This is a predicted structure of a 525-nucleotide part of an RNA (small-subunit ribosomal RNA, 5' domain) from an uncultured bacterium. The full RNA is in RNAcentral, with records from ENA. Model confidence (mean pLDDT): 85 of 100. It matches the Rfam family "Bacterial small subunit ribosomal RNA". Rfam links the family to the GO terms structural constituent of ribosome and ribosome.
Context: one part of a larger RNA
RNA sequence: GAUGAACGCUAGCGGCAGGCCUAACACAUGCAAGUCGAGGGGCAUCGGGGGUAGCAAUACCCGCCGGCGACCGGCGCACGGGUGAGUAACGCGUAUGUAAUCUGCCUUGUACAGCGGGAUAACCCGAAGAAAUUCGGACUAAUACCGUAUAAUAAAUAAUAUCGGCAUCGGUAUUAUUUUAAAGGAGCGAUCCGGUAUAAGAUGGGCGUGCGUAUCAUUAGCUUGUUGGGGAGGUAACGGCUUCCCAAGGCGACGAUGAUUAGGGGUUCCGAGAGGAUAAUCCCCCACACCGGGACUGAGACACGGCCCGGACUCCUACGGGAGGCAGCAGUGAGGAAUAUUGGUCAAUGGUCGGAAGACUGAACCAGCCAUGCCGCGUGCAGGAAGACGGUCCUACGGAUUGUAAACUGCUUUUGCGAUAGAACAAUAAGGAGUAUGUAUACUUCGAUGAGAGUAUAUCGCGAAUAAGCAUCGGCUAACUCCGUGCCAGCAGCCGCGGUAAUACGGAGGAUGCGAGCGUUAUCC
Numbered sequence: 001g002a003u004g005a006a007c008g009c010u011a012g013c014g015g016c017a018g019g020c021c022u023a024a025c026a027c028a029u030g031c032a033a034g035u036c037g038a039g040g041g042g043c044a045u046c047g048g049g050g051g052u053a054g055c056a057a058u059a060c061c062c063g064c065c066g067g068c069g070a071c072c073g074g075c076g077c078a079c080g081g082g083u084g085a086g087u088a089a090c091g092c093g094u095a096u097g098u099a100a101u102c103u104g105c106c107u108u109g110u111a112c113a114g115c116g117g118g119a120u121a122a123c124c125c126g127a128a129g130a131a132a133u134u135c136g137g138a139c140u141a142a143u144a145c146c147g148u149a150u151a152a153u154a155a156a157u158a159a160u161a162u163c164g165g166c167a168u169c170g171g172u173a174u175u176a177u178u179u180u181a182a183a184g185g186a187g188c189g190a191u192c193c194g195g196u197a198u199a200a201g202a203u204g205g206g207c208g209u210g211c212g213u214a215u216c217a218u219u220a221g222c223u224u225g226u227u228g229g230g231g232a233g234g235u236a237a238c239g240g241c242u243u244c245c246c247a248a249g250g251c252g253a254c255g256a257u258g259a260u261u262a263g264g265g266g267u268u269c270c271g272a273g274a275g276g277a278u279a280a281u282c283c284c285c286c287a288c289a290c291c292g293g294g295a296c297u298g299a300g301a302c303a304c305g306g307c308c309c310g311g312a313c314u315c316c317u318a319c320g321g322g323a324g325g326c327a328g329c330a331g332u333g334a335g336g337a338a339u340a341u342u343g344g345u346c347a348a349u350g351g352u353c354g355g356a357a358g359a360c361u362g363a364a365c366c367a368g369c370c371a372u373g374c375c376g377c378g379u380g381c382a383g384g385a386a387g388a389c390g391g392u393c394c395u396a397c398g399g400a401u402u403g404u405a406a407a408c409u410g411c412u413u414u415u416g417c418g419a420u421a422g423a424a425c426a427a428u429a430a431g432g433a434g435u436a437u438g439u440a441u442a443c444u445u446c447g448a449u450g451a452g453a454g455u456a457u458a459u460c461g462c463g464a465a466u467a468a469g470c471a472u473c474g475g476c477u478a479a480c481u482c483c484g485u486g487c488c489a490g491c492a493g494c495c496g497c498g499g500u501a502a503u504a505c506g507g508a509g510g511a512u513g514c515g516a517g518c519g520u521u522a523u524c525c
Stems, first nucleotide, its partner, number of pairs: 001524003005521005012377006018370002020335001025333003029330003034075003039072002042068002046066003049062005082288003091213008101205002106201007114148004124137005154179011184193003214260003221251003226248008263285004268277003290311005313324004341367001343366003349363001350361004380411004390402005416462006425452001431446007469514005474495003480509005490497002
């Protein structure tokens, strides 16, 4: 000098930041991922309309309209958010390769969408069970599922030509054979939104490699799918990735193997630098989601709020059987020196879905708590000597000091209190109008919406009013006297103070330093 700090004493305000470093310990409760009716059958619910009964209230019926619970279907749930347990590794950083690779949504281009079929959930009926849930029967739809036609610049095989490369080889063109596709919806309509195949782009990954990446040699040998090859399998893809066979290799003092510790980086702190330390907040990458294992779905997961199995734990139970996973946001217990609200809003930014309106969003934006840090402001200003009273000290009828300090006089009102006014953050969306070019797109204009918040801020009024402490004073080190104590009580970072005149202990007066803080402790340089 620094800190995600803690502790002691003290404390007026604001701005900006930060806030479980310990038990990756266990978790009550609520919320954190839905959305689309312009894919579908429908109608449990709400509103409208119509009908029947009734004087009426009301009841019942009709999916007719707006809509819509559950259900089928699509997209999303692999993002966003959390944590750092594991990992000393191609994990990370940097550079590079992929002639060994994938890529939903998005952009650009080309071509296409013909004809059919059988189911199933919901609803209804029935059954089992305490429940979770499950089973049977019957009915039905689709952008769900299946068959078939067509089809190439797709895929496979073969052939020819040509170009290229660092090896295996790669690209392009032509020919032949074989294989493979689709879905509709909205609108009066124009048209729009979708579907299938393919080429390219963009984005995001996968995989390989060079170099760098903690400590211990009081760890010296390690290895059998081990090292390489052939066949086969598997993967989007290369590969002992897996398997059968063959060979006997491979790594190691340039530190293998083992052990300990640890997420890595950008950064951050110290330092003139070299360098040392660091990995909170924010950003990138990785890993994990009660512990261990596994796959399914999918463009993408071996999936935090999905599934299955084993384990520990907790809960429900009719004892037969079931349910759960806060290292999401709050919150609770425990641990600890120690770390916050079971808050508001989707107004903005962003995300998912949707044609849109919009819905959802503990992402985010705000508010609350905490002097935890940094920065800023204030606690008055000017005059005022009888140098007052009081205190303290002394060489004591007096003097020194506290001290212009107070009183007193004048002034100001930051802040405070009261009153009044009152933001920016909002850009536009749908839609309307207009201009330009061929339609649609682009531009101009009009056009709803504010959680924070009656906050920030401004103006007026009132009144010095509402606001100072902490540590130290032997030397290092700025700041000295008196009293008490008497190697006691105590102090102390080091040297050291204290045994009767203690500037070192305790108190007082005074002084010094910093100041809404000041000291102590811990850690790094």